Annotation:
Model confidence (mean pLDDT): 82 of 100. Predicted 3D model of a 73-nucleotide RNA (transfer RNA) from a Bdellovibrionales bacterium. The sequence was found in a public genome assembly.
RNA sequence: GUCCCCUUCGUCUAGAGGCCUAGGACAACUCCCUUUCACGGAGUAGACACGAGUUCGAAUCUCGUAGGGGACG
Repeated sequence: GUCCCCUUCGUCUAGAGGCCUAGGACAACUCCCUUUCACGGAGUAGACACGAGUUCGAAUCUCGUAGGGGACG
């Protein structure tokens, strides 16, 4: 330099154009339980890397940018 793949709550992950103002597990916080802690129960907050495009409608499709990984030279 060329090409390919990946990027979603703190972490891991579901998602295949409309049922998603995005679900789950662990972690965090609050309450209950307990003499207290732990365990257990109930609940709360928390994310689509960024920009543009296509579309009536985009986490999902296209292009670009950034970051990470790989192949070739």
Lineage of the source: Bacteria > Pseudomonadati > Bdellovibrionota > Bdellovibrionia > Bdellovibrionales.
Its Rfam family is "tRNA". Its family is annotated with triplet codon-amino acid adaptor activity in the Gene Ontology. About the family: Transfer RNA (tRNA) molecules are approximately 80 nucleotides in length.